The part of an RNA shown here (small-subunit ribosomal RNA, central domain) has 352 nucleotides and comes from Erythroxylum subrotundum. The prediction has a mean pLDDT of 88. The source organism's lineage runs through Eukaryota, Mesangiospermae, rosids, fabids and Erythroxylum. The full RNA is in RNAcentral, with records from SILVA.
Context: one part of a larger RNA
């Protein structure tokens, strides 16, 4: 490469949008590009295959046929795939209506609990920390308690294998502005889809640039233990950071370690939204179906095993991404992006 594979062995890209391409639903007319068949032309010789001949036989050789997938050119075939019809249709896709549940996003007010420090009262000899201490803090009046008061971050209970987001994520409460879902009805468009090399947007956390803010908590830092040491665990301090605006990096066990779309293949049992039907004098509550999420358990199948099974890792199809011993190395080098940390592409000698 061919061919195997991608939960865990090497491999799904963090995630979503979309260009190019590639793949694409019924029906009816036509074309005959692909496709399929007949015949002609060409497909050098040698070589292979085969009838015959020549070296004493073989290898060799010589002659005569044959093969030669491809190419041109002619006549036909039209299922299938394509191409046209400003063709047609509704199962795919969307649009309209009507109804729903939600920590989806963004901005702006707001609430209380509970640390912290301030001031004041009451009050006196400790406190606080630990394995046990010590540093520390405390007669200049602490801890303890009660009252005012400041300020910053987080939202107990509810809370849940629960909801919502494309992933990253998202919880105290009200307003405003805003995405997306799902059920139902079947009026409308009439294949308008699926994926998606490049491209772009979004991206915990930590950093980073400017300003702001700083209660707790805390990298580095200092002191006090421990220990042979102890540049840590443990304790008492504390700066960056953590919050917030604007801007950047762009990574991650960005994990379901499982790429995305369609269709097919027993079941059982929770749970969340929504429509029906039955039961109820209504409501709730229950029973039975459906569609759509989110578990668990299991059957055929699959699997190296371990498991996984309508939410498949089963059975197909169609497009993308990746993987090819181990270490050197996700590294140099160079090239793009960055303030810079660095980050994305990405090798080689070497050596097992």
């Nucleotide at each position: 490469u061919u061919g195997g594979g991608c939960g865990u062995a090497a491999a799904g890209a963090g995630c979503u949008c979309g260009u190019a391409g590639g793949c694409g639903g019924u029906g009816u007319g036509u074309c005959g590009c692909g496709u399929c068949g007949g015949c002609c032309g060409u497909g050098a010789a040698a070589a292979c295959c085969u009838g015959g001949g020549g070296c004493u036989u073989a290898a060799c050789u010589c002659u005569g046929g044959g093969c030669g997938u491809g190419c041109g050119g002619u006549c036909g075939a039209u299922a299938c795939g394509g191409g046209c019809a400003u063709c047609a249709c509704u199962a795919g896709a969307g649009u309209u209506c009507g109804g729903c549940a939600g920590g989806g996003g963004a901005g702006a007010c707001u609430g209380g609990a509970a640390u912290u420090c301030c001031u004041g009262g009451u009050g006196u000899a400790g406190c606080g920390g630990u394995g046990a201490a010590a540093u520390g803090c405390g007669c200049a009046g602490a801890u303890a308690u009660c009252a005012g008061g400041a300020g910053g971050a987080a939202c107990a209970c509810c809370g849940g294998u629960g909801g919502c987001g494309a992933a990253g994520g998202c919880g105290g409460g009200u307003c405003u502005c805003u995405g997306g879902g799902c059920c139902g009805a079947u009026a409308c468009u009439g294949a308008c889809g699926c994926u998606g090399a490049g491209g772009a947007g979004c991206g915990a956390a930590a950093g980073c640039a400017u300003g702001g803010g700083u209660a707790g908590c805390g990298a580095a830092c200092a002191g006090g233990a421990u220990u042979a040491g102890a540049u840590a665990c443990c304790c008492u301090g504390g700066u960056a950071g953590u919050c917030c605006a604007u801007g950047c990096c762009g990574u991650a066990a960005a994990c379901g370690u499982u790429g995305g779309g369609c269709g097919c293949u027993a079941g059982g049992u929770g749970u969340g939204g929504g429509g029906u039907c039955c039961a109820u004098u209504c409501c709730a509550c229950g029973g039975g179906u459906u569609c759509c999420g989110u578990g668990c358990c299991g059957c055929a199948g699959c699997u190296a095993a371990c498991g996984c099974a309508u939410u498949a890792a089963g059975c197909g199809c169609c497009c993308c991404g990746c993987c090819u011993g181990g270490g050197g190395a996700g590294u140099a080098c160079g090239g793009c992006c960055g303030c810079a940390a660095g980050g994305c592409u990405a090798a080689a000698a070497c050596u097992c």